[in-house]
RNA sequence: UAGAGUUUGAUCCUGGCUCAGAACGAACGCUGGCGGCGUGCUUAACACAUGCAAGUCGAACGAGAAAGUCCUUCGGGAUGAGUAGAGUGGCGCACGGGUGAGUAAUGCAUGGGAACAUGCCUUUAGGUACGGAAUAACCACUGGAAACGGUGGCUAAUACCGUAUGGUCUGGAAGCAGUAAAGGUGCCCUCUGUAUAUGGUACCGCCUAAAGAUUGGCCCAUGUCCCAUUAGCUAGUUGGUAGGGUAAUGGCCUACCAAGGCAACGAUGGGUAGCUGGUCUGAGAGGAUGAUCAGCCACACUGGAACUGAGACACGGUCCAGACUCCUACGGGAGGCAGCAGUGGGGAAUAUUGCACAAUGGGCGCAAGCCUGAUGCAGCAACGCCGCGUGGGUGAAGAAGGCUCUUGGGUCGUAAAGCCCUUUCGACAGGAAAGAAGGGCGUUAUGGUGAACAAUCAUGACGUCUGACGGUACCUGAUGAAGAAGCACCGGCUAACUUCGUGCCAGCAGCCGCGGUAAUACGAAGGGUGCAAGCGUUGUUCGGAAUCACUGGGCGUAAAGCGCACGUAGGUGGGUCGGUAUGUCGAUUGUGAAAGCCCCGGGCUCAACCUGGGAAUUGCAGUCGAAACUGCCAAUCUUGAAUACCUGAGAGGGUGGGGGAAUUGCUGGUGGAGAAGUGAAAUUCGUAGAUAUCAGCAGGAACACCUGAGGCGAAGGCGCCUACCUGGCAGUGUAUUGACGCUGAGGUGCGAAAGCGUGGGGAGCAAACAGGAUUAGAUACCCUGGUAGUCCACGCCGUAAACGAUGGAUACUAGGCGUUCGGAGAGUUAACCCUCUGAGUGCCAAAGCUCACGCAUUAAGUAUCCCGCCUGGGGAGUACGGUCGCAAGGCUAAAACUCAAAGGAAUUGACGGGGGCCCGCACAAGCGGUGGAGUAUGUGGUUUAAUUCGAAGCAACGCGCAGAACCUUACCUAGCCUUGACAUCCCGUGACAGCUUCAGAGAUGAAGUCUUCCCUUCGGGGACACGGAGACAGGUGCUGCAUGGCUGUCGUCAGCUCGUGUUGUGAAAUGUUCGGUUAAGUCCGGCAACGAGCGCAACCCCUGUCCUUAGUUACCAGCAUUAAGUUGGGGACUCUAGGGAGACUGCCGGUGUCAAACCGGAGGAAGGCGGGGAUGACGUCAAGUCCUCAUGGCCCUUACGGCUAGGGCUACACACGUACUACAAUGGCAGAAACAAACCGUCGCAAAACCGUGAGGUGGAGCUAAUCGGAAAAACACUGUCUCAGUCCGGAUUGGAGUCUGCAACUCGACUCCAUGAAGUUGGAAUCGCUAGUAAUCGCGAAUCAGAAUGUCGCGGUGAAUACGUUCCCGGGCCUUGUACACACCGCCCGUCACACCAUGGGAGUGGGUUGUACCAGAAGUAGGUAGAAUAACCGCAAGGGGUUCGCUUACCACGGUAUGAUUCAUGACUGGGGUGAAGUCGUAACAAGGUAGCCG
Repeated sequence: UAGAGUUUGAUCCUGGCUCAGAACGAACGCUGGCGGCGUGCUUAACACAUGCAAGUCGAACGAGAAAGUCCUUCGGGAUGAGUAGAGUGGCGCACGGGUGAGUAAUGCAUGGGAACAUGCCUUUAGGUACGGAAUAACCACUGGAAACGGUGGCUAAUACCGUAUGGUCUGGAAGCAGUAAAGGUGCCCUCUGUAUAUGGUACCGCCUAAAGAUUGGCCCAUGUCCCAUUAGCUAGUUGGUAGGGUAAUGGCCUACCAAGGCAACGAUGGGUAGCUGGUCUGAGAGGAUGAUCAGCCACACUGGAACUGAGACACGGUCCAGACUCCUACGGGAGGCAGCAGUGGGGAAUAUUGCACAAUGGGCGCAAGCCUGAUGCAGCAACGCCGCGUGGGUGAAGAAGGCUCUUGGGUCGUAAAGCCCUUUCGACAGGAAAGAAGGGCGUUAUGGUGAACAAUCAUGACGUCUGACGGUACCUGAUGAAGAAGCACCGGCUAACUUCGUGCCAGCAGCCGCGGUAAUACGAAGGGUGCAAGCGUUGUUCGGAAUCACUGGGCGUAAAGCGCACGUAGGUGGGUCGGUAUGUCGAUUGUGAAAGCCCCGGGCUCAACCUGGGAAUUGCAGUCGAAACUGCCAAUCUUGAAUACCUGAGAGGGUGGGGGAAUUGCUGGUGGAGAAGUGAAAUUCGUAGAUAUCAGCAGGAACACCUGAGGCGAAGGCGCCUACCUGGCAGUGUAUUGACGCUGAGGUGCGAAAGCGUGGGGAGCAAACAGGAUUAGAUACCCUGGUAGUCCACGCCGUAAACGAUGGAUACUAGGCGUUCGGAGAGUUAACCCUCUGAGUGCCAAAGCUCACGCAUUAAGUAUCCCGCCUGGGGAGUACGGUCGCAAGGCUAAAACUCAAAGGAAUUGACGGGGGCCCGCACAAGCGGUGGAGUAUGUGGUUUAAUUCGAAGCAACGCGCAGAACCUUACCUAGCCUUGACAUCCCGUGACAGCUUCAGAGAUGAAGUCUUCCCUUCGGGGACACGGAGACAGGUGCUGCAUGGCUGUCGUCAGCUCGUGUUGUGAAAUGUUCGGUUAAGUCCGGCAACGAGCGCAACCCCUGUCCUUAGUUACCAGCAUUAAGUUGGGGACUCUAGGGAGACUGCCGGUGUCAAACCGGAGGAAGGCGGGGAUGACGUCAAGUCCUCAUGGCCCUUACGGCUAGGGCUACACACGUACUACAAUGGCAGAAACAAACCGUCGCAAAACCGUGAGGUGGAGCUAAUCGGAAAAACACUGUCUCAGUCCGGAUUGGAGUCUGCAACUCGACUCCAUGAAGUUGGAAUCGCUAGUAAUCGCGAAUCAGAAUGUCGCGGUGAAUACGUUCCCGGGCCUUGUACACACCGCCCGUCACACCAUGGGAGUGGGUUGUACCAGAAGUAGGUAGAAUAACCGCAAGGGGUUCGCUUACCACGGUAUGAUUCAUGACUGGGGUGAAGUCGUAACAAGGUAGCCG
C1' cells in the first nucleotide's frame, strides 16, 4: 500500500483493454461579481518597420560654441559657460538581459588533482628619476549621391618612445644578462608687487614584487537516452625523444623512432536530446519531466577568422564568404530584436510600441551625479493557487404556475409573495500610513594624518532635501437586498428518475453497450445529484499496472526450456589454520550552493504568499578502527571430482564376412479357365496357357519367433549371426592426485524424415502421373498400374508435436508394489527364495505444491548456482536488411493497421454417421388399410367486387365450424344513420306501446287512429319513450413478440427438485451414482450422506364374483290366470341401486445377498398393476388463441362504428390431407325369420288405423317416460337366384317427376320415384393403424339442429392372426466418452473468387536531406619567407643600419566545384500479400470416430 467493468450458460485462472485519483506555461465550449499572490510564443534559432536596452570621467588632455538675457561708446562686451556637442586618453562595453539551434561529451553532476592566469578589491614592502618624437581635434585645399574619405599644416596628455635605477622578479650552475613608472586635485608653508615655480601635506592615481580573496583555464575518477536489422574502429592514430607553441600540462603542433591504441563491461556508426538543483506522480522503490526561480554550458542571420584586452575568438565590435532585406546619382554603400515593447507569419495557443530610477543592484566618476526595457511598479488574460460575496430570520392559504398522476393526491416547497433585520464586496464621499535607508548640503562634537587653529579622512548629533506605484493599502460616513450563478451529469462502473417525442431513424458512447412503438442510455421538459466563479471537454504525464516484477512476476497444458552435447569468456564454488583488508560494518572529518520539500516559529485581518531557525540532502571523498562472512595471499585435508587395478551387463558406434524365411522376376515340368480386386464393380492379367503347384536360378531390401511399461546411447536413434576397431556406463575393495568442481553468452560438433549434388543400385513399397470406380462434381478417400525416392558411397541441408510439450548441477524431504544390471549375508550345495545395499527403469500414493488437471526421492515439493526464454489476439515467424545454403529454404526479426478480446483447466447441459444398459405397435411376426378410381370434406393455388379470418412438420389440413339458403357473417356492392343498435350522467317534452294507409328492395320516411303509467310528506321522485348538448359509446381494427386465462406437445415418459450435512477456491458435486429388481427415482442392499417435496403407485369412477337391503314401471321358480308377466301373487332368479365382502405375493416350492423381487403351484369369479377411465411433475417449443372471454399500448370517430337489401364464404386448369363407397361369390339380389346395448322425447317423441310405388300425408291413443313412443337392430343363420362378366358387381353423372322443412330451396338443402349407368377388375415409389373382447367387420343412438353427416361423440353384436427376438429404422430413459457447440448440429466454421475502403512491401525510376572518399580551388586572417616600396622616436657625424609597415609569396583553411559511394525521406505506371466491411458465389477442410482420427516438419 483500497479497487471496479469487460472473454463464459455459469466457474476459477491467465491476459489485455477501459474507468475512478493527482498534476499542467495548456487549448476549446458554455458562463462570469471582487481582491491578493504568481504565471503568460511549448509552434518558425521564421522575417522584422519604429523607439529605447552601455555608457561615463573636465579631479588625464588640447580645443571650445549657439539661442536667450543684460550692458553698450554700436566696434563690441558681460552672462549663458569652460556649459552643450565633437575629438585624444582612461575605465567599462567579456557584467547584466535573451534563447536552447548545436552538443551523447571539448557538456553537465558529484568527488578529487597539479603544471597555471587573475583588471577592479584587501594586506605588506619598495618606488614614482631623466629625456624624446609624434598625432587626432582644429585650419586650408580636395574626392564622393551617400557611406566615408584624401593631401598639406598646427597642438596636448595619466596617449607613445628611449635612457637610468631596480630589493624583489625572469633566464642561467655561476660570472652575468634582461625588464618599470604618470601624473591629477585640495590646502598650507616659503616667496612676494602678482603670477609661476620649488617644497610640504592629504586624497585619488601610476610602477615593481610578495601574499590574500575572488574569478577563470586545464587534468582525472564515477554517473549521464535509444538502436547490434550499426561489429569491428583508428594513421597524429597510440607511445617515446627533441623542438615549437600556450598563462599552463599535453600529438596542441612539427621532425624522427617504435607499432601501438579502443572494442561484446558495446568501440565505431545512426537517431534523439542542452545538463543539474529541482518539478509532477507514487506507500516506497521507481517512472515521467527539465516552463517560471537558481548553478553550469552553448549560441547571437549562416559559415570561417583573428584583433584589442586581465578576461572574447566578443548579442547591440572588426574582417571575409554566403543567403536575405533596404538605400543608390548604378560608381557604390547599409543592416542583423534568441535585449524591452511592438509588427507580419506560423499556430489550438501566450500580454503594453506604459511609468520610474523612489527602492535593490550594476557601469563610470573624488563626489554631486549621469546611464541602466537589469530592476521596481502599473496595464491585459479566471491561465493557476488562495480568500470573500451574491444575503439573514420568520413565513402553510402548503398560493398561483410548472411537472406528474391510480384523479385521491404527490412534487418544485419555506422555496416565492408578505413581515422583520443586516450591509461584507462593488458604486459615492471624506480621512490616511509604511515602503526613506542612505547620501548631499549647512551647523557642530570627538578622533587620525599633519608643523598646522589649512585641508582631508573616520565616527556621531541637529536641521534640511528625495515616492514611479498613487485617486495606494487601511479607516470612517451615507444609500439601499439594493449591482453579483453557472456548468456538467443522472443504464452499470458512479452520487442522482420520471413524462413526452422518436422508432436500428435521428442520434449517444470512456469500457460494457443503448435505439427495430411502452428507451431511467437518443432529443426535450420537470425533478434530482455533484462541483461552484467556475464547470465540462480535449491533449499530455505518473498512478491504479505485481501489465518489465530491485523492492515485486513467470516458462508441463494459458505467452515462454535452445533438438542435443562439448567447451571459451564470464558467473559461481568443499573442510581446516595463518595473514591481509577488496567488498562489509562502526566512529569521525570535509563536501553535498541558495531556493524548494518537511518540522517549529514570525509577518500581511486568514490563506495563498513572504520570512527566521532547524532537520533532511539516503551521495561522494579522506582518516581511524573491527575481522565473523566474501575476496586475495600462503599452508594443509579428503568427503566433491578424477585416475589405476579387478568384475559385469548391454539392439551404443564403425568396418568386413556369412545366413535362412518371404516377396518379385526368369527357366523348365504338371494343369486347363479363370485369376486378381471391391461395399459392389471395373481398369488389369490369362487359351501366345495366367492363378494354382513342383524343381532350379537371379537380384535387392528387411531381419518373424525370442520381444518384455526389457536394455544401450547426450539427443537424433539403435534389433539375424560372426570377426576386428572403438566410446560410454554400473559394482566391490584397495591405492594415487588433492577442489582439479558446476554452469556456460559467443563458438564448435552431432542431429529423424523429406529434399539437393555426383556415381552406383533398384526386389518390394511408392509422391508425381495414367487408367478404373465413387460422386452433383471428385484434380480425393477405394482399386489396377507406376517414376522420382526409399538402399550404398561421398558431399550438402539443419529442420520436426526434434515431447516428459518439463534446461543443467548439487543437497534435503513418509511409504508401498514391480522390473533390469551389480554387491554382501542367511536358509540347504545348486535351482529357488529371504534380508540388506548401489545404479537404472515403471506404477500407486503421504506431506507439500498447483487455476485446476495433475506432480509427488526420476518433483511440477524445499533450497542454492549458472544459462536460455516470455510480456494481449491478429498482422507475422511475415516484410526490409544482414548472414548461411547449389537450390529448396534456414537463422536473426519489425512496423503501419485492426480487434476487445484471444487463451488454459474444470462444470452443467446439448449434440455425435462414440460406447454400454433398458423401454415403446419402434422394428420384426401378423391382420387390415392409405397412396390408383368415383364421391364427400378440409387445405394450398388460381380466380373474383368479395371468394371474411385464423390454424402450418410430428403437434395445420372431416381443425376453430356440436352443422354458411336469409340470419349466422366478421367479407363485397348499393342505399341509409351520426351521442349513435347498447351503458351512465344532464336538460326539455310526453305515458310508452299498439293499429291502419301510402312511398320504398328494405332500413326508413310521411299521414292518420287509439291512449294518458307508478309512488308521494304534494315540494317532487321513479320507470319508459321522443327531442337536444356534451362527457362518452362502439370497433371480429393492429400487436398472442406487451399480457391473463385456456389449450396442444414432448409424455402417463419417470423423471424434476429442496433442506441440512459433506467435498471442491469455485461453477458445481454428493443425495439421484453403484449391485440387483420393477410398468415406475418401484423396492432392497451398499454407500458422506440423512431426510423431504412435486411426480409413480394408492385413494375416485365404470366393469368382472359373491353377500346383504329394497322390490315398481323391472323379473317369474313354484301356485292360479291370460292371446300376452295380461292379472293375482311371490321376493327365490334376472335386473335395478344403496351398502359391504373379495386379491394382500397372503400360502407352498425353487432361485436370489438370510434382501427386494422373480419363476412355478394351490385355492379362487378374478393373481401378481385383473380390464378400462379420470388424473399430465419441473419444464421445452417468444408453440396456438387479442375472432370465445378479459386486458396494456397504438389506431378509427358523419367511420375501421351502426342499420338494411342483394351477393359471397358453395368459384375451378390443378396439387395435397382425411374419410365414405367400391372393384365383388367369405359376394350381390330376393324371400322369410332371430338376438343388443346405450341414448332421446311436451317448443317434443308419436302408436294403431287409413292414403301414396315411395319420400311422405291424414290421424291422434299413449307418454314429463325401467310404464308410452323413437325402434326396424344389422352382420349372422335359413331358402332361392346370379356363375366371373365391367356383370343382377359398382353406383358417379345426367334427364324427368315429386316429398319435407322453412318468409324464401335460382345462385345454394335433404330425401323419394322412374330413367340414365361414368371411373373402377385390389392400386408405383412410399406410407398408416392395431397385441384381445383388441384388429377387422356389423348395425344402433346422441349433441348441434326449422331443414341439412360419408364428420364427431357414444353404444353394443360377431370376433381373429402374430410377437423368434432387439441386429437395424424412429422416439425416449439412465450411465459413460469426445467436443472449437450454449440461439446448444437447422450448431460452429475454413479457403479461393467478386465488390468497397484502409495501411503496407516490391517496383523502371524521379526529386530532396545528411554524410564518406579522392581531386580542384583558395576569400579574410595568422604564422613563415622576401627580390619590390615606404618609414617620426633607437644606433650612427654622415652614408647607412636595426626595427616596423605595405606589397608579393608559402603553409593552414571557409564558401564553392568535379567524380564516386553510403544512408534516409518523399513520390512512382504496375504489382504482392494483409486488414476491415448484416444478409454475394463455389465447395465443406476443422470441431463428435466431423463421416479418410487430427496435428508438426

Small-subunit ribosomal RNA from an uncultured bacterium, 1497 nucleotides, folded computationally. RNAcentral holds the sequence, with entries from ENA, Greengenes and SILVA.